[in-house]
């Protein structure tokens, strides 16, 4: 410098205007709304307000209920060794297999050049082999048992067929095809080793109206208990009052600041990761807040134009992907772009 790779970080900045959400504080809480008050809404100050994937819900947890003496069988799941780690199907490190590029070998082409006409040199393309960086790998067992195997080929798993040859299935040979008598597939069942109770925040746990029913007590046709008018009369008339529980709307809490946390250091380890010090508090609701417009600069493309050139001026478009809902730890998917580092090979230069 050029070509391949791997990692890591950003997710447009800034003003102006209108909103919206979560917590605090305020006031004569005097004025607006609800409310008998207390209070509460509003309404004004501060202040906090989405992601690297918040997505898919695929996989491992923590919480939570229910079940649970141990052990087995069924059921589902993991697969090389060896750590990490709360746990994993993750993750690291290694071990094999295999992929994986320029040069370099080979090898096919052969523009053309040279020639003593024998041949040599050889651009260019184009294969194969090799292995870097790095990538994939559901990488245990086919002498326990079963099942499978297109095309082709006479035959494909059962031994045997086909040709020629022996006393003799005796000997020798066989195109095909991944594979032809000794193999292959375990991502077909199956065996082995090892792990797993089952449900999930709409879990669960507490508070608890209204109406209706149920269950107790106490009154009641000797008139409760309603309802008309004037102390008492009319009417109606079988049920009234009070307690108790069970479950519904609702409503708190689970739930958001103590965390497998977050930032910053300094140690151990090859590595994942761990341990130790300081320092932080870091959305959060339930119709469900995190927005909408203007500007303007940044950035990518196009299109005029100036300029040898870099670049510069101007105008138009574009600026993904997506978006929390009980929380973390993976993994897979999606994405307009931009910015760091690092490794490998080749080439040249000192």
């Nucleotide at each position: 410098g050029a070509a391949g790779c791997g990692c890591a970080c950003c997710a447009g900045g800034c003003c102006g205007u209108c909103g919206c959400u979560g917590g605090c504080a305020c006031g004569a809480u005097a004025c607006c709304c609800c409310g008998a008050a207390a209070g509460g809404g509003a309404g004004u100050g501060c202040u906090g307000g989405a992601g690297g994937a918040a997505c898919g819900u695929c996989c491992g947890g923590a919480c939570u209920g229910c079940a649970c003496a141990g052990g087995a069988c069924a059921g589902c799941g993991u697969a090389g060794g060896a750590g990490g780690u709360a746990a994993c199907a993750c993750c690291u490190c290694u071990c094999c297999a295999c992929c994986g590029a320029c040069a370099a070998g080979c090898u096919c082409u052969g523009a053309g050049a040279g020639u003593u006409c024998g041949c040599u040199c050889g651009a260019u393309g184009g294969g194969c082999c090799c292995u870097a960086a790095g990538g994939u790998g559901a990488g245990g067992a086919u002498c326990a048992g079963a099942g499978c195997a297109a095309c082709a080929g006479a035959g494909a798993c059962g031994a045997g067929c086909c040709g020629a040859u022996u006393c003799a299935g005796u000997u020798c040979g066989g195109g095909u095809g991944a594979a032809a008598c000794g193999g292959g597939c375990a991502a077909u069942c199956u065996c082995u080793a090892c792990g797993c109770g089952c449900a999930g925040c709409a879990a669960u746990a507490c508070c608890a109206a209204a109406u209706a029913g149920g269950c107790c007590a106490g009154c009641g046709u000797u008139g409760a208990c309603g309802u008309g008018g004037u102390u008492c009369c009319g009417c109606g008339g079988a049920g009234c009052u009070g307690g108790c529980g069970g479950g519904u709307a609702g409503g708190u809490a689970g739930c958001a600041c103590c965390g497998a946390g977050c930032c910053g250091g300094g140690g151990g380890g090859u590595g994942a990761c761990c341990c130790c010090c300081g320092g932080c508090c870091c959305a959060g609701a339930u119709g469900a807040a995190u927005g909408g417009c203007g500007g303007u600069c940044a950035c990518a493309u196009c299109c005029g134009g100036a300029g040898c050139a870099a670049u510069c001026c101007g105008g138009a478009u574009g600026c993904a992907c997506a978006g929390a809902a009980u929380c973390c730890g993976g993994c897979g998917u999606a994405a307009c772009g931009g910015u760091g580092c690092g490794c490998u090979u080749c080439a040249c230069a000192c």
Bacterial RNase P class A from Hydrogenophaga sp. IBVHS1, 350 nucleotides, folded computationally.
The RNAcentral record of the sequence draws on ENA and Rfam.
Its Rfam family is "Bacterial RNase P class A". Its family is annotated with ribonuclease P activity, dimeric ribonuclease P complex and tRNA processing in the Gene Ontology.
NCBI's taxonomy places the organism under Bacteria, Pseudomonadota, Burkholderiales, Comamonadaceae, Hydrogenophaga.
A source record names the gene rnpB.